Small-subunit ribosomal RNA, 5' domain from a metagenome, 547 nucleotides, folded computationally.
RNAcentral holds the full RNA, with entries from SILVA.
The coordinates come from a structure-prediction model, not an experiment, and the mean pLDDT is 83.
Context: one part of a larger RNA
RNA sequence: GAAUGAACGCUGGCGGCGUGCUUAACACAUGCAAGUCGCACGAGAACACUUCUGCUUGCAGAAGUUAGUAAAGUGGCGCACGGGUGAGUAACGCGUGGGCAAUCUACCUCCAAAUCGGGGAUAACUCCGCGAAAGCGGUGCUAAUACCGGAUAAUAUCUCAUUCUCUUCGGAUUUUAAGAUCAAAGGUGGCCUCUACAUGUAAGCUAUCAUUUGGAGAUGAGCUCGCGUACCAUUAGCUUGUUGGUAGGGUAACGGCCUACCAAGGCGACGAUGGUUAGCUGGUCUGAGAGGAUGAUCAGCCACACUGGAACUGACACACGGUCCAGACUCCUACGGGAGGCAGCAGUGAGGAAUUUUGCGCAAUGGGGGAAACCCUGACGCAGCAACGCCGCGUGAGUGAUGAAGGCUUUCGGGUCGUAAAACUCUGUCAAGUGGGAAGAAAAUGCAGAAUGUCAAUACCACUCUGCACUGACGGUACCACUGAAGGAAGCACCGGCUAACUCCGUGCCAGCAGCCGCGGUAAUACGGGGGGUGCAAGCGUUAUUC
Numbered sequence: 001g002a003a004u005g006a007a008c009g010c011u012g013g014c015g016g017c018g019u020g021c022u023u024a025a026c027a028c029a030u031g032c033a034a035g036u037c038g039c040a041c042g043a044g045a046a047c048a049c050u051u052c053u054g055c056u057u058g059c060a061g062a063a064g065u066u067a068g069u070a071a072a073g074u075g076g077c078g079c080a081c082g083g084g085u086g087a088g089u090a091a092c093g094c095g096u097g098g099g100c101a102a103u104c105u106a107c108c109u110c111c112a113a114a115u116c117g118g119g120g121a122u123a124a125c126u127c128c129g130c131g132a133a134a135g136c137g138g139u140g141c142u143a144a145u146a147c148c149g150g151a152u153a154a155u156a157u158c159u160c161a162u163u164c165u166c167u168u169c170g171g172a173u174u175u176u177a178a179g180a181u182c183a184a185a186g187g188u189g190g191c192c193u194c195u196a197c198a199u200g201u202a203a204g205c206u207a208u209c210a211u212u213u214g215g216a217g218a219u220g221a222g223c224u225c226g227c228g229u230a231c232c233a234u235u236a237g238c239u240u241g242u243u244g245g246u247a248g249g250g251u252a253a254c255g256g257c258c259u260a261c262c263a264a265g266g267c268g269a270c271g272a273u274g275g276u277u278a279g280c281u282g283g284u285c286u287g288a289g290a291g292g293a294u295g296a297u298c299a300g301c302c303a304c305a306c307u308g309g310a311a312c313u314g315a316c317a318c319a320c321g322g323u324c325c326a327g328a329c330u331c332c333u334a335c336g337g338g339a340g341g342c343a344g345c346a347g348u349g350a351g352g353a354a355u356u357u358u359g360c361g362c363a364a365u366g367g368g369g370g371a372a373a374c375c376c377u378g379a380c381g382c383a384g385c386a387a388c389g390c391c392g393c394g395u396g397a398g399u400g401a402u403g404a405a406g407g408c409u410u411u412c413g414g415g416u417c418g419u420a421a422a423a424c425u426c427u428g429u430c431a432a433g434u435g436g437g438a439a440g441a442a443a444a445u446g447c448a449g450a451a452u453g454u455c456a457a458u459a460c461c462a463c464u465c466u467g468c469a470c471u472g473a474c475g476g477u478a479c480c481a482c483u484g485a486a487g488g489a490a491g492c493a494c495c496g497g498c499u500a501a502c503u504c505c506g507u508g509c510c511a512g513c514a515g516c517c518g519c520g521g522u523a524a525u526a527c528g529g530g531g532g533g534u535g536c537a538a539g540c541g542u543u544a545u546u547c
Base pairs, nucleotide, nucleotide: 001547002546003545004544006543007542008541009540010539013393014392015391016390017389018388019386020385021351026349027348028347030346031345032344035077036076037075040074041073048065049064050063051062052061053060054059055058084304085303086302093229094228095227096226097225098224099223100222103221104220108217109216110215111214112213113212114211116150118148119147125140127138128137129136130135156181157180158179159178161176165172166171186209187208188207189206190205191204195202196201197200230276231275232274237267238266239265242264243263244262245261246260247259248258249257279301280300281299282298283294284293285292286291306327307326308325309324310323329340330339331338332337357383359382360381361380365379366377367376368375369374396426397425398424399423406417407416408415409414430488432483433482434481435480436479440474445469446468447467448466449465450464452462453461491536492535493534494533495532496517497516498515502531503530504529505528506527512519513518
């Protein structure tokens, strides 16, 4: 000199864009942060209102609307994403470049084929019971795209043959034949061409969305290898599933991943083992560069979710707001037993030099569910607080010498603050007030019209085009115009040398200053105050840290 997620002191006008627990991975009150689908399924209220009946005249009953709505249940998909934190980890964890002929991949896209025919349950609900509660048990009924058999089935899988090409000689690919094994579910809309009854409907047809099997793609994931990746040798030896083989198990998959047996190996001064510290990277800061330091915000990867362990479900988890066990802590209890997990967003206590609102909205972008309308979304978009940072603007401009008054100083002549002020002439940024007032919104959807496809069909559906309608948290915000008015807006540090900037008074080795040298003991440019000056400026200085 530059820099910071900074803090402290003094001061503080406005705006834009960012940033904001670096400490206790300490403990958490309260609210919200993951739901959705009635076009999978069965069932289904109440309040209130209307009408009717009975009569004991203000009560009872019934019907209708509310409403196939709310809430609950079965089932599907999602909850493995998004969001947080950096405790652990010196490691194939990360970075970079390869490999998988050793692998998986829900939803999505394309291609091929199929979707036949049956069965038994169960929740909800009813009744009964136990418990303080959390909750639990029994009885009876019922549905499905829930569950379970059967049929059919291949270019799928397996076995045994056969054949072609390639090869890292492990194997991969291809042709043919035989045998074995494995599947499914319906929902919604429309119609009468075919069949049946003959109004019109369905066991029919059709469209669409689901379902099943196989292949390909896309995306995501898993495994593996080369190289790179902190300090200590005042850590020199370490290792028994250890190193390798055979066989088996296990996994989506290779593998001591696991087990049995066999062999005795494997690593190490090119630093094993042990210890300390640490999430890694793109980047960030500094520097001419080489390098050094660092890893907040943003982006990629990893790990974790009160502490430790375990599996279940599932395409994917050994799962932050799931389950089970153990532990610590907190809470409820009828003492028998239960409940909980903010390192999500706000917020509280504690710790600390120190870090914000228990805000608004799903309008946009994105995500989940749904055919859609739509619902959910503390992701996100915004607003609030904080000079915490960067950037921009303002606090007026011109003229103005009797060089006014006043302060300071003086050699008493003067000098200086100083064109500074006053005064005159202007301007109107910002702030204030009044009026107008956005872009961010186009999709999706609905309605109307048209074309094409499908179809028996002008219906339905799909798709395309055109027009209209609807949707803004921010926000009456940005912005624009007008009104009046110099009016509301400057401080902080320093002035001995380094280092730009000097005098007077007070003090008298005292009080004090100080980054280094040093200053102060009666004329202190170094202490304190005044005047003057210098430097930065809505900031200025100090402290801490890095180069």